[in-house]
């Protein structure tokens, strides 16, 4: 220098069907239970989907560039 893969909540070997309201588990907060704590049960908050543009009525998803990580080739 060239090529491929990956990037989504505080965390994850995570999900989201062919573009149509972004989810789960753990963690966090509240309540119940308990003499109290833990465990358990119920409920709640938390996201510009790595960044910037483009296409589209509409983009996590399609296109381009860039950044970071991993791997390969020279």
């Nucleotide at each position: 220098g060239c090529c491929g893969c990956u990037a989504u909540a505080g965390c994850u070997u995570c999900a989201a069907u062919u573009g149509g309201u972004a989810g789960a588990g753990c963690a966090c907060c509240g309540c119940a239970c308990u003499u109290g704590u833990a465990a358990u049960g119920c409920g709640g908050g938390g996201g510009u989907u790595g960044u910037c543009a483009g296409u589209u009525c509409g983009a996590a998803c399609c296109u381009g560039a860039c950044u970071a990580g991993c791997g390969g080739c020279u």

RNAcentral holds the sequence, with entries from ENA. Transfer RNA from a bacterium, 74 nucleotides, folded computationally. Its Rfam family is "tRNA". By type it is a transfer RNA.